The prediction has a mean pLDDT of 85. This is a predicted structure of a 1384-nucleotide RNA (small-subunit ribosomal RNA) from an uncultured bacterium. Its Rfam family is "Bacterial small subunit ribosomal RNA". Its family is annotated with structural constituent of ribosome and ribosome in the Gene Ontology.

[in-house]
RNA sequence: ACGAACGCUGGCGGCGUGCUUAACACAUGCAAGUCACGGGGGCCCGCAAGGGCAACCGGCGAACGGGUGCGUAACACGUGAGCAACCUGCCUUUGUGUGGGGGAUAGCCGGGCUAACGCCCGGGUAAUACCGCAUACGGUCCGUUGGGGGCAUCCCUGGCGGAGGAAACCCUUUGGGGGCACAGAGAGGGGCUCGCGGCCUAUCAGCUAGUUGGCGGGGUAAUGGCCCACCAAGGCGGCGACGGGUAGCUGGUCUGAGAGGAUGGCCAGCCACAUUGGGACUGAGAGACGGCCCAGACUCCUACGGGAGGCAGCAGUGGGGAAUAUUGGACAAUGGGCGCAAGCCUGAUCCAGCAAUGCCGCGUGUGUGAAGAAGGUCUUCGGAUUGUAAAGCUCUUUCGACGGGGACGAUGAUGACGGUACCCGUAGAAGAAGCCCCGGCUAACUUCGUGCCAGCAGCCGCGGUAAUACGAAGGGGGCUAGCGUUGCUCGGAAUGACUGGGCGUAAAGGGCGCGUAGGCGGUGAACGCAGUUAGGCGUGAAAUUCCCGGGCUCAACCUGGGGACUGCGUUUAAUACAUGUUCGCUUGAGUUCGGAAGAGGGUCGUGGAAUUCCCAGUGUAGAGGUGAAAUUCGUAGAUAUUGGGAAGAACACCGGUGGCGAAGGCGGCGACCUGGUCCGAUACUGACGCUGAGGCGCGAAAGCGUGGGGAGCAAACGGGAUUAGAUACCCCGGUAGUCCUGGCAGUAAACGGUGCACGUUUGGUGUGGGAGGAUUCGACCCCUUCUGCGCCGGAGCUAACGCGUUAAACGUGCCGCCUGGGGAGUACGGUCGCAAGAUUAAAACUCAAAGAAAUUGACGGGGGCCCGCACAAGCGGUGGAGUAUGUGGCUCAAUUCGAUGCAACGCGAAGAACCUUACCAGGCCUUGACAUGCAUCUCUAAACCGGUGAAAGCCGGCGAGUGUCGAAAGACACAAUUUGCACAGGUGCUGCAUGGCUGUCGUCAGCUCGUGUCGUGAGAUGUUGGGUUAAGUCCCGCAACGAGCGCAACCCUUGUGAACUGUUGCCACCGAGCCGAGAGGCUCGAGCACUCUGUUCAGACUGCCUCGCUUAAACGAGGAGGAAGGUGAGGACGACGUCAAGUCAGUAUGGCCCUUACGGCCUGGGCUGCACACGUACUACAAUGCCCAGUACAGAACGAUCCGAGACCGCGAGGUGGAGGAAAUCUAACUAAAACUGGGCCCAGUUCGGAUUGGAGGCUGCAAUUCGCCUCCAUGAAGCCGGAAUCGCUAGUAAUGGCGCAUCAGCUACGGCGCCGUGAAUACGUUCCCGGGCCUUGUACACACCGCCCGUCACAUCAUGAAAGCCGUUUGUACCCGAAGUCG
Repeated sequence: ACGAACGCUGGCGGCGUGCUUAACACAUGCAAGUCACGGGGGCCCGCAAGGGCAACCGGCGAACGGGUGCGUAACACGUGAGCAACCUGCCUUUGUGUGGGGGAUAGCCGGGCUAACGCCCGGGUAAUACCGCAUACGGUCCGUUGGGGGCAUCCCUGGCGGAGGAAACCCUUUGGGGGCACAGAGAGGGGCUCGCGGCCUAUCAGCUAGUUGGCGGGGUAAUGGCCCACCAAGGCGGCGACGGGUAGCUGGUCUGAGAGGAUGGCCAGCCACAUUGGGACUGAGAGACGGCCCAGACUCCUACGGGAGGCAGCAGUGGGGAAUAUUGGACAAUGGGCGCAAGCCUGAUCCAGCAAUGCCGCGUGUGUGAAGAAGGUCUUCGGAUUGUAAAGCUCUUUCGACGGGGACGAUGAUGACGGUACCCGUAGAAGAAGCCCCGGCUAACUUCGUGCCAGCAGCCGCGGUAAUACGAAGGGGGCUAGCGUUGCUCGGAAUGACUGGGCGUAAAGGGCGCGUAGGCGGUGAACGCAGUUAGGCGUGAAAUUCCCGGGCUCAACCUGGGGACUGCGUUUAAUACAUGUUCGCUUGAGUUCGGAAGAGGGUCGUGGAAUUCCCAGUGUAGAGGUGAAAUUCGUAGAUAUUGGGAAGAACACCGGUGGCGAAGGCGGCGACCUGGUCCGAUACUGACGCUGAGGCGCGAAAGCGUGGGGAGCAAACGGGAUUAGAUACCCCGGUAGUCCUGGCAGUAAACGGUGCACGUUUGGUGUGGGAGGAUUCGACCCCUUCUGCGCCGGAGCUAACGCGUUAAACGUGCCGCCUGGGGAGUACGGUCGCAAGAUUAAAACUCAAAGAAAUUGACGGGGGCCCGCACAAGCGGUGGAGUAUGUGGCUCAAUUCGAUGCAACGCGAAGAACCUUACCAGGCCUUGACAUGCAUCUCUAAACCGGUGAAAGCCGGCGAGUGUCGAAAGACACAAUUUGCACAGGUGCUGCAUGGCUGUCGUCAGCUCGUGUCGUGAGAUGUUGGGUUAAGUCCCGCAACGAGCGCAACCCUUGUGAACUGUUGCCACCGAGCCGAGAGGCUCGAGCACUCUGUUCAGACUGCCUCGCUUAAACGAGGAGGAAGGUGAGGACGACGUCAAGUCAGUAUGGCCCUUACGGCCUGGGCUGCACACGUACUACAAUGCCCAGUACAGAACGAUCCGAGACCGCGAGGUGGAGGAAAUCUAACUAAAACUGGGCCCAGUUCGGAUUGGAGGCUGCAAUUCGCCUCCAUGAAGCCGGAAUCGCUAGUAAUGGCGCAUCAGCUACGGCGCCGUGAAUACGUUCCCGGGCCUUGUACACACCGCCCGUCACAUCAUGAAAGCCGUUUGUACCCGAAGUCG
């Protein structure tokens, strides 16, 4: 934007528009008649005159108007010309005529046939019907004779003679009017011809026999193969013939900045058609929509013999379809036919009806109105919003309604529209708003519902429990009598690029050359002027579009004028460019001469090394091969080695980003034939050039066919290995082939992934081939220049990578090619080929991407560097046994819940008999065990007592209290209680809604920022590099300079010293007392030296020395000193982040859920269940041990419902008892154990081991049955060092020994957290396993390798193809039958 349709909605008017599909079939009515002034007759009215009706003969019309778009790719249309090759009724105009005869025939009358339509026979009749004759101004033809002109055939215009040709009358008021005939002219209409223009397809490349032309005829209004006879062999085609498909063309319309693209409905011009096909007749005109004939299909009537019909006219019907209207009015206007006229006819036309189908206009009210009403919605509960919106008050009446008047269109008559437009009046806000959207694009946001469901969706995409995206609501946005959706067209799309694109890697350079057509083309001059430019003239219909006006109240609409219609034709002029012709030129191109290099090509020869084979010799047991082997060869003598011989193929070294060639490609040496290139030089030709669709030729390897050849190698094939398999990689064999010949094939990552040619544009460097200069004894080096091959790089270009005088820069010419991915370089068709196949080359369907370059990560059975108890080297374990404990699983009424690779599993739990406890069963409570508020009740709650009960609970009894005021009674308040309402409560769900905390990578050395710089950008740089470190630690360098979070240090403990402190600690010296033979010990005083407790300092910093590190620095190695040395040791401390890691059951918390229960109380049970599996531990298997006896030395920590001494009892656990101790004082414990000393055991299931079980006890507790710990006696299981596998540890560490503490009535502790004693071994080293850090590289990964992704198979779905055969349609060729009709 629309001739639209569909959904929801719908007040009015004006102006337009309305079967896009079935050119499908049609009932019914109407759409072309008219003339009585051509004719005779008939019927009716009338006394007559006259009038009326209409059939027939006759005239004109019916060829217009109206419809449709089937066909048509054509002179059909458009545009511009031509006809010297034509026609033309009615109309206008001019000239001349209109004389005189004849014979028929409808109607009519009579008769007949037929169902009908209709027809036949006989009789008589008229004309403006028909036919001769006469006349002939023009005209036609023939002959002859002038003039003029043109465009080839020719045209115009005269004179003379000849030939053969016309007519119709009617009316009259007698004035005239209307006809007729022959001619001339005009206007309008038509016919024919030509140039140019406008669709797709080459998977249509050749077409053509009346075909092309000629001569002569025929035919036509007229040219013409339009037709015919004869003659010739032409004609068309890559500028697309012929064929196929599609289509009416145009003015215009829509879109677009334009150029274009799409389209051709209404209106207008042309064409074509009228049920399908054919044909002629009549006529001025038709091959005739409402005529005729024939044939076909279809429909209808029928008496079955025959007949009738044609809505693509207006209405209307059926059908088709997403879809398109009334079987209306009128000839009033405009126009048409006939007529002298009156008039008649006119579904042309003018109007009305239907449809929001489009455009335009109007309305559905206006003003005021805050208590910001009610209601709705949201809410952080304060409020916000709907919202001046409503109500209320006020005003107005367009439209509509009702009443009245009432046109223009008509210049005299005539008005369907129409009592319409318009005007006046009346009443009253009264009768009049919806649709779509609200994630981004894109204007507009919230709540609820739903829970990957239901649904949305134009693209991206929403929805899996907090959805602005689904549905609803509130609110908002947009448009508005409409709003959305769908379809189609243009735009955006520079996405087919003329304006205006590309081809190294994104799609795209032909494998390479030669060359035809074509395209393009150096320089001077002359001429021409078809290109080009300018002016004039003609044309470019009207309408439309645009501008300025005018008319409907405005607008839409209508209308006047102008402009425009970018075009075509013609004419005049210009000559720069381009082009043509001609004459020149030399710089493009080529020729000549002299040199030069080369794996350029072809043919014929020839050489040595090597391999294999054959013969012979020497020689003996292996050889060969591999990661390791085996197949294989060898005692029949291999391999090895020596000599000789044969054969074929390929040419080591030289050899080189060296050379040559168009590309493919070319490599020993020589000869012959031959192509191209380069350098230097003169002369010559004079644009001879470039490119190149088709075409022709060349064209690696493999392959095919012929004949040879065949050493080595080697598809296929055989065998051996490898492997889960191994149709592979490896090994042993081995045929085509590889080689030659002369053929075919014609493809490659045929690649520089870069077509050819020419010109222009800074440089450096290497190398191949020439020439010149300079220089030298000479040769280089050096300079200049031409031509190749490379590297680096500037400007410029590029998306980037990169290219960069060998361009991918800047230009010119020509060719080839591209237009999203897949389907597919496939199918079909054509061409080529012996085949294999090549070439040309689609579509259906399907996806929303495919792709390029670069960036950051991650990853790699990529690389480099480096760490870590990571491996290795060691020590001790686990995995086997028994037990403990946790988990899985199973079981159960319940075995509560969570944690699940490392990073869950002696974890939450630093204490499950009840409690805990969250689980289960049963019994109970319902404002609740607990909090707050409001209201209410009251002498009953507390306490106490009783009943019942397993308890909780229920029932009952008794029955006090605080404060203020008051004399008291009492009142009020608080507390408490009862009842009720708000609410409490929930270990119910969601750790994937969260806070907080924690684990892990990882105490790994990293993670970032500011400014600057680089890059279009992501981003980079810094942070990389060279060293070094435990460390992004430090140093140096550097387009970076700085900074932050991490590292380190600062903190704590420990190791040395100093100062201070001095009780509960200490006791060397001094004094006293006691004991003792003595040595000496104990106690007290005094004291604070020492130890110790605690506080504060000092100390360690690579500071010093030597060496190493290319110098220097950082740093490293060694040494001195020192208690300690290179971080002294240990701890605390955990960057940016990762794992939707863990935790809603620690607490907090959003949302959801429960509310006489998912809340609360109680009793009992369960969390402890046990075919089994795993993790973590303890104790062991013993002699480095066990048992007995003796005997020595800690540290740290605890203690009041607590630790508990001495003493007594008990074999013992323990009991009685209670000194001392809220602790450097007392106690457990004047403790340690291993160790040490002595003794026993003697290798055994034991004097090892202690499970299990029986018995007897003790302790805690309301209570040890499920289900505690301990003791004693008895019992005495497995187990004799542990498979695959696996863990910890680098020094006061591992190993080993005991001690303490938290939790706690008690305890399952063998767990956890600490303490001290004894106290090792080993580390060559970084190849490997695991984890990590840095740099680099590849990537199709980015949920990031636990990634991505390929193919088969199975199932389902969609699209397409093939398929024996069968049916239809179209076209061609040959032939047969052949209607009507025309001509003969």